Annotation
A computed fold for a 75-nucleotide RNA from a Microcaldota archaeon, annotated as transfer RNA. Lineage of the source: Archaea > Nanobdellati > Microcaldota. It matches the Rfam family "tRNA". By type it is a transfer RNA. Its family is annotated with triplet codon-amino acid adaptor activity in the Gene Ontology. From the family's description: Transfer RNA (tRNA) molecules are approximately 80 nucleotides in length. Its mean pLDDT, the model's own confidence on a scale to 100, is 80.
[in-house]
RNA sequence: GGACCCAUAACUCAGCUUGGUCAGAGUGGCUGGCUCUUAACCAGCAAGUCGAGGGUUCAAAUCCCUCUGGGUCCG
Numbered sequence: 001g002g003a004c005c006c007a008u009a010a011c012u013c014a015g016c017u018u019g020g021u022c023a024g025a026g027u028g029g030c031u032g033g034c035u036c037u038u039a040a041c042c043a044g045c046a047a048g049u050c051g052a053g054g055g056u057u058c059a060a061a062u063c064c065c066u067c068u069g070g071g072u073c074c075g
Stems, first nucleotide, its partner, number of pairs: 001074007010027004020058001029045005051067005
């Protein structure tokens, strides 16, 4: 220098190919139940400018462009 992959909740990830209703799961956190108490179990709640900027569109996490960070390979 070139090619490809990844970036979504505190953490680990799904969703992206096929644009659409309110963006989800598990773990963790908080509250309550249960229990002599804790743990476990059960119920509920909160938590995300979907890496950044721009474009296309009635509508973008999703499509296009640029950039940033991380990784793999080639030279």